The part of an RNA shown here (small-subunit ribosomal RNA, 3' major domain) has 464 nucleotides and comes from an uncultured bacterium. It matches the Rfam family "Bacterial small subunit ribosomal RNA". Rfam links the family to the GO terms ribosome and structural constituent of ribosome. The full RNA is in RNAcentral, with records from ENA, Greengenes and SILVA. Model confidence (mean pLDDT): 84 of 100.

[in-house]
Context: one part of a larger RNA
Order: sequence, then C1' cells, then structure tokens
RNA sequence: UGGCGGGGAGACGCACAAGCGGUGGAGCGUGUGGUUUAAUUCGACAAUAAGCGAAGAACCUCACCCGCGCUUGACAUCUUGGGAAUCCUCUAGAGAUAGAGGAGUGCCUUUUGGAACCCAAUGACAGGUGUUGCAUGGUCGUCGUCAGCUCGUGCCGUGAGGUGUUCGGUUAAGUCCGUUAACGAGCGCAACCCUUACCCUUAGUUGUAUUUCUCUAAGGGGACUGCCCUGGUCAACGGGGAGGAAGGUGGGGAUGACGUCAGAUCAGCAUGGCCCUUACGUGCGGGGCUACACACGCGCUACAAUGGCCGGUACAAUGGGUCGCCAAGCCGCAAGGCGGAGCUAAUCCUAUCAAAACCGGUCUCAGUUCGGAUUGAGGGCUGCAAUUCGCCCUCAUGAAGUUGGAAUCGCUAGUAACGGCUGGUCAGCCAUACAGCCGUGAAUACGUUCUCGUCUCUUGUACA
Repeated sequence: UGGCGGGGAGACGCACAAGCGGUGGAGCGUGUGGUUUAAUUCGACAAUAAGCGAAGAACCUCACCCGCGCUUGACAUCUUGGGAAUCCUCUAGAGAUAGAGGAGUGCCUUUUGGAACCCAAUGACAGGUGUUGCAUGGUCGUCGUCAGCUCGUGCCGUGAGGUGUUCGGUUAAGUCCGUUAACGAGCGCAACCCUUACCCUUAGUUGUAUUUCUCUAAGGGGACUGCCCUGGUCAACGGGGAGGAAGGUGGGGAUGACGUCAGAUCAGCAUGGCCCUUACGUGCGGGGCUACACACGCGCUACAAUGGCCGGUACAAUGGGUCGCCAAGCCGCAAGGCGGAGCUAAUCCUAUCAAAACCGGUCUCAGUUCGGAUUGAGGGCUGCAAUUCGCCCUCAUGAAGUUGGAAUCGCUAGUAACGGCUGGUCAGCCAUACAGCCGUGAAUACGUUCUCGUCUCUUGUACA
C1' cells in the first nucleotide's frame, strides 16, 4: 500500500421486510449428468453451464459409427498434353462410380493462339470441425451502469508511498457546494443520440364517405428547480405549492472506466507451435446425434365453478410476402383440395386480422361435461424419401393429477399476473423455445435489526 475480520461508523440495491404470482409434487416438452451403445460427434459446469453455441439434426447439415470407394485429391495457384462447353439414352451397382452409344462445334483472333470450361500426367502443394483459449488476435460473460480508476506540477516522507481523491453538507453519481498544501487535468458519471407522452408548422396518397380530424413523416416548440413559500452556511441542495400533456434524471433504450476471474471461445473467423499426409484428407449408402433402471435445470398443461362446454356480440399493435402472401367462389365434419383475382405492398394478401372480455344457456362439486397423457383406426400436407425419426385433422380411448416436504425464484406500475397476435430460422417441423407486439390490469413497501452483494472512512492484523 492492499486484502481480510463471526471490528466500528455511514450509505445503497426486489438484499431483507410488506405483498402478488410461481418453482420444488403430477403428465408432457426441452437441455444436462449418468448409464447404455458400433456410434449415441464436440464445446459450455457455482454465481458467470444446463429451451446455452443450435434464428429450427428424417437425407443434407455432420464433425460420430459401419460399409463401399479415391489418392495432386471435394477446393486454390502454377507447368505439360488433349478436347469447346454442354445435353440425352442404356448397362452394372445401395450409391459414389465405372462402361457403352448418340446429339453438339460456340466467343475473340494477326489463323499462331487466347478467354472460360472439361479430361489426363507431373510435382511444388492442397486439405484437417486434429491438439494447445495456459502461446494468441478478435469477440463475449462477470463484478456493474457499481462510482470509481488515474495523471502533470507542487508539497510531505530516507524510502515504499502519501497528499490531491480526506473532512462538513448534499446527490442516482469523485453530483455539486463549502473547507483545505494543494492547484489543475484525463478515463468514467451526467449531457449530446434513438424512442415514447403534449402542442405547432409543412406536406399529404395508397389512409378518411368528404374539407377538417384520426393517421402518416419531416422540421420545430416544450421542463430549466424557470416561478412562489419554507428549511439550510441564506451555498450546494432538501420539503411543499402553482401553472402544465409532462416536475425535479418524466418513462424506456443504446452507451459498460482502470481492471478482476491464466473466466469462455483454436468448432464462427483469423492465427504461432505441434501432429496426420493411399489418411486424423475426401466422395457415397445406411445408421447415430431422437437410446433409458435413474438424478438435476428451464418450461408447457393441469388439478377446476373467478371454472368447463355451447350459441351470440365487440375492441388491437408490432410484423411478413414474387422460388412468395394468397382473396372471391366451389368441394370436404375437418386437416386440406380445386380455383384463380390482386399485390414487388399505408393500395392486394396474411386477416371479417385476435383471445381473454361482454350477453344468454347448460353443468352443480364428482376424479366429474375437470384434466388431457397414452393407445387404436381412418385421413391430409411437405419432401427423392416420414420405419428408426415430421407436423396436422377426425372418431374412439381416456392415465397421473384434488394445490405440492425441506427448500427456492421473479416482480415496485401500465410493472407483476392473465390473454392472444407477429417474426426470424424454415421444403416441412418436434416452437410449450427465443425476439417482439398489443389487450385486461393489481397488491404492497412500517422500516434497515437480520440474510446476500456493493461503496466510503476508520481500526486490528502472525496474510501478500
């Protein structure tokens, strides 16, 4: 000087408390461990792994396993020789591949050749999701959006170092004020950026029946403790009030200091070293990543009457669409099929764009008209192909489950909780995930003793 203390003082945070809803029990989905397996590819492991890489494993993906093949190679550059390229058919084979036959002679040109592509040969080389994240770059997680981390000069100290950065107030903040051997400065804080709430101006078609308006999208205004009262060192600032759409950082986002964890990633990419080179490279068919005594994480659906079922009546927003979104109409109980209008989109479609909600009826507390797992049968769709291993529809079947032990998680307002909708990936989909959107819409916070984490000062120290 730091770290640490079941030392002290002060302060903060959904940290506790006060509340609301869950998890832990059930069934299922998904990830992980373990076990199994020819293989169940690899990575991630407290917080900071476990619906994570994966915004989508039937083939492909694919790295794993089995089998069949190739060896200048699936891919790149150079050299030599030949042939345009390309397309079609047949045979063998699981295919990769091998053999045979046919069509075809293009472009530029000095008629030598050249460009592109294919075949063969030669070696230089290619190739490696092989290894090392403890050799690295880059990127990311975390402490933590916590308020800290430093420097120049000066001063103090033999020196390490200190001071500044402490102290008194104050703040979300090393924020600001005052004091002061310090005076200044930098990275952080804040502000500048985006969005949302109010108003104005301008412009409006594809929006509106129509001008307005709603709306759309470009610019501007508006909030600054500006005004009043009060406390205060009459400083910073705190408390209350007026006006206002909004009040003291208005709400949300982006933004993450010096550094810590030899944190994560050599499998996104790049890259040093090491290793393989008729194989640790590469092509193909099939299988596997989907196994299942079990254990854990994250979720979905429930256990019902604030409910289930039936009928009727309303109200959204973000988005997406030409290899696409798909209307009207017709067929089918339905999934879906036929059909073909419109739309490269404020125009058309998704989409009458919702569901909770509301109105009426029924069920009357039961393993039920709750719950839907599981299984059987029949169909539909995507795709070369749904057996391992897809989704959807209809009929039948109707399991566990009657609110969950110890323990544990989230949330302070348009939040929690509940309800549906959209998107990416994507042929299809195991999405109950993830990222967004709107609808309905609470309760509680006395307080800081305690638990956890953090900050400042101080004290002890046999630790560095």